């Protein structure tokens, strides 16, 4: 220090989420030892037990017993125990040590002060004193009550225990003479140790103040002891602390009050830092001790292990009445993911008593138990390649684990056993502890695991699985080849750990003080006005607020830090030293800031002169239109619309002409104007009336800016109340469109639009750009003023655009009217949805409006620009794309694809276009992949080990079987080479195993090849150069072309695959060459190029030429290049045809071929005979033959091309009515053969009919080909003669030798062609043209789409589930206000009843208890509302969720342009 996630890619924004650090933690796996730390965060729940607070006999009385000595009259009795123990009186302590954080948002805390307003036992320090009386009361003994806890009664009796008198101090009053209250205690070993007073320290508390110290304004108004004053009172001590009387104050937007959280602090953890978060452990304060209340006693408590009281709860009981409070240490139950022993010991520290011995002490030391966490330390070390075995992986060649291991050599930390033995203690005293530590033996011996290994992020193969099981922190693996799931080898990381799960910071500059934005991403309030509040010219002077500097106090301690020491290091301990950014006072400057003061004129404002203007309000006034009526003309229409109707008119519309009447709005001027603060303003005169500019001096003299709250002003729509209505027009009606049309579109038409008043307070209220102020190049125009000169310019002021420098900005852009550079206030964002909603609160007559969350849920959602696709955008231009033509398909039957059906099986593939006469150049068996049946299993073919035999084979014949084959017998003929070796090849058996085999399955694992866009003109680089970039430029742009051909221009320049050319064919010439082909002249001829002859033709194939806009005119830009013409066989690509750029489409094919995984191995392989692939209610494609006369028959007669032929064409001749037979010449083909061309042409007939059209169907007979033609072949002859009379809606092909029509031949093939390839014969029509459909190409624009419009998307409904808001109400909880009642307990008041101290005149008195009352007052009762929580029939929207329903809003002119308020 940063990475990963929105897109096809990009660069902003913006959020999600990752890597680090830490923990009082938990959990998984796993786990040698040792040090030092640390351990109930949850239920401040509830405790069983044991122990945490006592000591003092040197304050005081009293005073045992067991045991044991002696003695005994055996009954005891005395000593010793023992002045001990147990208790009591009395004195200190018990308010410290320990725990806990419920309370608490506060003077609790922190921090610097105050105390002149206070108190302190014990301590230390000083001064003084300790004379002198007196009654009690407990323990004890009697007796009593009670089950106990704990009492009553009577008596005895001490004290350093009470209480009197002296004295002093001191405190109080005071009239300054003085009053007045008012101490003490002894003990003893004779050393001391107490006691009382008062002074003074120390230690501790107690109040009081500045500053600081969570969140929520959807808490905004709180308060009656409130706020003060006075007198009293209380108190240690001020103070409404508390009381009477008086005044009405007090606090709050610098957040009062009231709600919700929390103890604070040193400090801890992160973090550069500034922050943030937290407050275990250690220290400090502060609360609390079962809940609530109260007070007593003390120096000190309103007390953790005291008191009383009330309350729940638990526990004893004899039921009448008691006990009890672990947030002390253990420890037990519950709670909960979790947190330890019912140890040991006062030895050391520390505290209480006590003169001391000493006794108490779960504070504390210390052990235990947890890898809870920090640090150490081991689990070996050295050497060892046959790279072992073994497991993983493999291309099978290897390679990996791996010098690892084993062996060989060491070492002992640790570990076991032994032995020694501490420091902790100055005298004694050691729980740790036979612990740390040392010495010695044995002997690798006793010790390694976790989590990852898609990317971030360090590591990758195999198998399993198959969108399954699972995995995931964010992206996201998993649907048969997963480095993401499990496992396994490997390898990465850290290592007694290691991983996960919370939480906190950190990365997040994602709260921006340091250090962030606001035009388009979240975000400028609609507008100005103006309160606080910030902030504010120039000059002088003064003062120190604020700053700034040294001083100085403080800031505990610990703890960070940094230097030193100490355990064997470390962590730990400790010394020391700097820190602690803080506060408080001294002092000291005085720029700037604040404040005073005295000026100044540049902000600012007034005065004066000019000016522009749709700037307000009001009244008047005007013509034009439109409707309406009135009355003329005139007459069938008129409106309206894509196209129509509804609608109006013969009762006279519409038009037109005069004439009235009424609203509303103001053509031209008009503009890019102009004014206003915005919203907004528009004929004309009036008349009040705000603001702005300009320009001259004068005057005030900082009056300035912004502005939270808050008053004003604010379009449309809406709301009230009254007027007003022409026109327009929500709602409503019709009438069209549509599948529907509650819509656009037509005809009507209410509310409203208008004017008065009065509310609403919202807009995309928009420059999406808050107000002022200052700086910071220019140019173009334009509105108002001034100024100057050369009079048509320039100069400046204030506005108002448009370009553009620098800068700024993510980009587009903004740019002196900033979005630059600064400055000063205010508003306002902080991922998307939920939702500007809910609830609350203000406001509103209501509609609503303002303020405004969560919960839930996604990983993104957003801006702004590229590149593509798309568009019912645009411009340009192409194609038989449309148009013009023509011939057809679509009806008929027939063939032949396919679908559906059936079947045992009808094998499989092909599916818009780009699947259907396609694979199929031809399924009777073969083919064949299918169905049943039947056989066969190293196999019908292949290699390769081992044995055998040298031959096998081949024919014949028995049996069995359908065959395939099996089982015998017979004849026939006995391999090759050689080194002579059973040596090598070769064959064939045979066994067993390697493995053959597979038209099994993935074309979504592939190669190959194809099809289609498309024979469209395009895709592309390499330098350059713009831009942050993704990209652009080049390739656009102006001509032009069939073409990204070609020209010119251009920050581009060159290139590459496409195109065109080269190649094949056809059209002309020309040449050579002349059989098989031809015959012009010549000669024979059987008259047939037959023959000689000949190569001129034609004709074959071999070379060549020819055509390039060459050449003329025009036109264009002097081009490119298009028009026209000349020439020529041919003219602008002559005509075909071959050749298919980077690419789509997971297009088609694993059944052509290879080919990876996968499945199949007595079967999904193999063989084989039958069927099937031909089925047949039915639906489509594609062809065919026709519906007739331009036909049909039937004679008769010409003229092709190109092919194709030996398992073959096959001629003549002959025989059949034919198909075909006999037959066999000829020809391996320019020679023979198939081979007849047809259509045409001429003669004759039919004569408009289901026919002399039409052939299906069917029936008989037949011929050919083949092993076989039932299923299931082709023809043939005779008979039979269906459907059909030109085809709905839609649809195909063609632009010229073309369509259409005529036959002709090939491939496959035994045999089968209406199909597919070719080939000639005859030969049209039509094209104005790009408006329409399609589809393609460039250019542009728009865009929410990129799986790309077959796209995205949006509401209702239906179905689950989640939260959530209403909700008749249930039910807690919590603070509060009336009221009621009143424990204990302080204080006040009675006090008849009782009383030891003192006084007494002895009766009393003084004080004093019990008891009563009284005020205050806690729990409880009631009542009554507020906040909050749970719940709740039912309802409300919301939000989730592979494949539901409806429709089509929005994204392109989204097919009505969209959006924003309103109704």
């Nucleotide at each position: 220090a940063g990475g990963g996630u929105u897109u096809g890619a990009u660069c902003a924004u913006g959020g999600c989420u990752c890597a680090g650090a830490a923990c009082g933690a938990a959990c998984g796996c796993u786990g040698g030892c040792g040090g030092c730390a640390u351990g109930c965060c949850u239920u401040a729940u509830a405790c069983a037990u044991g122990c945490a607070a006592g000591u003092c006999g040197a304050a005081c009385g009293a005073g045992a017993a067991a045991g044991u000595c002696a003695c005994u009259u055996c009954g005891g009795u005395g000593g010793c125990g023992a002045g001990u123990a147990c208790a009591g009186u009395g004195g200190c302590g018990c308010a410290c040590g320990g725990g806990u954080g419920a309370g608490u948002a506060a003077c609790g805390c922190g921090u610097a002060g105050a105390u002149g307003a206070u108190c302190u036992a014990c301590c230390c320090u000083u001064c003084a004193g300790u004379c002198u009386g007196g009654g009690a009361c407990a323990a004890c003994u009697c007796u009593u009550g009670g089950a106990a806890a704990c009492g009553g009664g009577a008596g005895c009796u001490a004290a350093u225990a009470c209480c009197g008198g002296a004295u002093a101090a001191a405190a109080c009053c005071u009239u300054c003479g003085g009053g007045u209250u008012g101490a003490a205690a002894g003990a003893u070993u004779u050393a001391u140790c107490g006691c009382u007073g008062g002074g003074g320290g120390a230690u501790g508390a107690g109040u009081c103040u500045g500053c600081g110290u969570a969140c929520c304004a959807u808490u905004a108004g709180c308060u009656u002891g409130u706020u003060g004053g006075u007198g009293g009172g209380a108190u240690a001590a001020c103070g409404g602390c508390c009381u009477a009387c008086c005044a009405a104050g007090g606090c709050g937007a610098c957040g009062a009050u009231g709600g919700u959280u929390a103890g604070c602090g040193g400090g801890u953890c992160u973090g550069a830092g500034a922050g943030g978060a937290c407050g275990a452990u250690c220290c400090g304060c502060c609360a609390c001790a079962c809940u609530g209340g109260a007070a007593c006693u003390g120096a000190g408590a309103c007390a953790c292990g005291g008191u009383c009281c009330a309350g729940a709860c638990u526990c004893c009981u004899a039921c009448g009445g008691g006990a009890g409070g672990c947030a002390g240490c253990a420890g037990u139950a519950g709670g909960g993911a979790a947190u330890a022993u019912u140890g040991c010991g006062c030895a050391a520290u520390g505290g209480g008593g006590g003169c001391a011995a000493c006794c108490c002490u779960g504070a504390c030391g210390c052990a235990g138990c947890a890898a809870u966490g920090c640090c150490g330390c081991g689990u070996g070390a050295g050497u060892g390649a046959a790279g072992a075995a073994g497991g993983c992986c493999u291309u099978c060649g290897g390679g990996u684990c791996g010098u690892a291991a084993a062996g060989c050599u060491c070492u002992u930390u640790u570990a076991u056993g032994g032995g020694g033995g501490a420091a902790g203690a100055u005298g004694a005293u050691g729980a740790c502890g036979g612990u740390a530590c040392c010495c010695c033996a044995u002997g690798a011996a006793u010790a390694a695991g976790c989590a990852c290994c898609g990317g971030c992020u360090a590591a990758c193969u195999a198998c399993g699985u198959g969108c399954c099981a699972g995995c995931a922190g964010c992206c996201g693996c998993g649907g048969u080849a997963a480095u993401a799931c499990g496992u396994a080898g490997g390898g990465u990381g850290c290592g007694a750990g290691c991983g996960u799960u919370g939480u906190u910071c950190g990365g997040a500059a994602u709260u921006a003080c340091u250090g962030g934005g606001c035009g388009u991403a979240a975000a400028g309030g609609g507008u100005g006005c103006g309160u606080a509040g910030g902030c504010g010219g120039c000059u002088a002077g003064g003062u120190g607020u604020g700053u700034u500097a040294g001083g100085u106090g403080u800031g505990a301690a610990a703890u960070c830090u940094c230097g030193g020491g100490g355990c064997u290091c470390a962590a730990c301990c400790u010394c020391g030293a700097a820190a602690c950014u803080g506060c408080g006072c001294c002092u000291a400057a005085a720029a700037c800031u604040g404040c005073c003061u005295a000026g100044c004129u540049a902000g600012a404002g007034u005065a004066u002169g000019a000016u522009a203007g749709a700037g307000g309000a009001a009244a008047g006034c005007a013509g034009a239109a439109u409707u309406u009526c009135u009355a003329g003309u005139g007459u069938a229409g008129a409106g309206g619309u894509g196209a129509a109707a509804u609608u109006c008119g013969u009762a006279g519309a519409u038009a037109u002409u005069a004439g009235a009447a009424a609203g509303a709005a103001u053509a031209c001027c008009a503009a890019u104007u102009g004014c206003g603060a915005a919203g907004g303003c528009a004929g004309c005169u009036u008349u009040c009336u705000g603001g702005a500019u300009c320009a001259u001096u004068a005057c005030u003299g900082a009056c300035a800016c912004u502005g939270a709250g808050g008053a004003a002003c604010g379009a449309a729509a809406g709301c009230a109340u009254g007027g007003g209505u022409a026109g327009c027009g929500a709602a409503g009606a019709g009438g069209a469109u549509u599948a529907g049309a509650u819509a656009c579109c037509c005809u009507c038409g209410u509310a409203g639009u208008c004017c008065a008043u009065g509310c609403c307070g919202u807009a995309a209220a928009c420059g999406a750009u808050g107000u002022g102020u200052g700086u910071u190049a220019g140019a173009u125009g334009u509105u108002g003023g001034a100024a100057a000169u050369u009079u048509a310019u320039u100069u400046u002021c204030a506005g108002u655009a448009u370009c553009g420098c620098a800068g700024c900005g993510a980009a587009a852009g903004c740019a002196a009217u900033a979005a630059a550079c600064a400055c000063a206030c205010c508003g306002c964002c902080u991922g998307g949805g939920g939702a500007g909603u809910a609830c609350g609160a203000c406001c509103g007559c209501a509609a609503g409006g303002u303020u405004a969350a969560a919960a839930c849920u996604c990983a993104a959602a957003u801006g702004a620009a590229u590149u593509g696709a798309c568009g019912g955008g645009g411009a340009c231009c192409c194609g038989c794309a449309c148009a013009a033509g023509u011939a057809g398909u679509g009806g008929a039957g027939c063939a032949u694809g396919u679908g559906g059906u059936u079947u045992a099986a009808u094998u499989c593939g092909a599916a818009g276009a780009u699947a259907c006469g396609c694979g199929c150049a031809g399924a009777a068996c073969c083919u064949u992949a299918c169905c049943a049946a039947c056989a066969c299993u190293u196999g019908a073919a292949a290699u390769g080990u081992u044995c055998g035999u040298c031959g096998c084979g081949a024919c014949u014949c028995u049996a069995a079987g359908a065959g395939a084959u099996u089982a015998g017998a017979g004849u026939u003929u006995u391999c090759g080479g050689u080194u002579c070796g059973g040596c090598c090849g070769g064959a064939c058996g045979a066994a067993a195993c390697a493995c053959a085999g597979g038209u099994g399955c993935u074309g979504c694992a592939u190669g190959g090849c194809u099809g289609u866009c498309g024979u469209c003109a395009g895709c592309u680089c390499g330098u350059g150069u713009c831009g942050u970039g993704a990209g652009a430029u080049g390739u656009u742009g102006g001509g032009u072309u069939a073409a990204g051909u070609c020209c010119c221009g251009c920050a581009a320049c060159g290139a590459g695959c496409g195109c065109a050319a080269c190649c094949c064919u056809u059209g002309c010439c020309c040449u050579c060459a002349g059989u098989u082909g031809c015959c012009a002249g010549c000669a024979g001829u059987u008259c047939g190029g037959c023959u000689g002859g000949g190569c001129a033709c034609u004709c074959u194939g071999g070379g060549g030429g020819g055509a390039c806009u060459g050449c003329c005119g025009g036109u264009g830009a002097c081009a490119a290049g298009c028009c026209g013409g000349a020439g020529g066989a041919a003219g602008g690509u002559g005509g075909g045809g071959a050749u298919g750029a980077c690419g789509u489409c997971a297009a088609g094919u694993c059944c052509u071929c290879a080919u990876g995984g996968c499945c199949u191995u007595u079967a999904u392989a193999u063989c084989c005979a039958g069927g099937g692939c031909u089925a047949c209610a039915c639906a489509c494609g594609u062809g065919u033959u026709a519906c007739a006369a331009u036909g049909g028959g039937g004679g008769u007669c010409a003229c092709a091309a190109a092919g194709g032929g030996c398992a073959g064409c096959g001629a003549a001749a002959c025989g059949g009515u034919g198909a075909c037979g006999u037959g066999g010449a000829g020809c391996g083909a320019a020679u023979c053969c198939c081979a007849a061309a047809a259509a045409a042409g001429c003669c004759c007939u039919c004569u408009c009919a289901g026919u002399u059209c039409g052939g299906a169907u069917c029936g008989c007979a037949g011929u050919c080909u083949g092993c076989a033609a039932c299923u299931c072949g082709a023809c043939u002859g005779c008979g039979u003669g269906a459907a059909g009379c030109u085809g709905g809606a839609a649809u195909c092909g063609c632009u010229a030798g073309u369509a259409a029509u005529c036959g002709c031949g090939g491939a496959u093939c035994a045999g089968c062609a209406c199909g597919c390839c070719g080939c000639g014969g005859u030969g049209a029509a039509u094209a104005c043209g790009u408006u329409c459909c399609c589809g393609g190409g460039c250019c542009u624009u728009g865009u929410a789409c990129a799986c790309a419009c077959c796209g995205c998307c949006c509401g209702u409904c239906a179905c689950a589930c989640c939260a959530u808001g209403g909700g008749a109400g249930u039910u807690g909880a919590c603070a509060g206000g009336g009221g009621c009642a009143g424990a204990a307990g302080c204080c006040g008041c009675c006090g008849a009843g009782c009383c030891a101290a003192c006084c007494u005149u002895c009766g009393g008195g003084a004080g004093g208890c019990a008891g009563g009352c009284g005020u205050c007052c806690a729990a409880g009762c009631u009542c009554c509302g507020g906040u909050u929580g749970a719940u709740g029939a039912c309802u409300g929207g919301g939000g989730u969720g592979a494949a539901g329903u409806c429709g089509u809003a929005a994204c392109a002119a989204g097919g009505u342009a969209g959006c924003c308020g309103u109704a």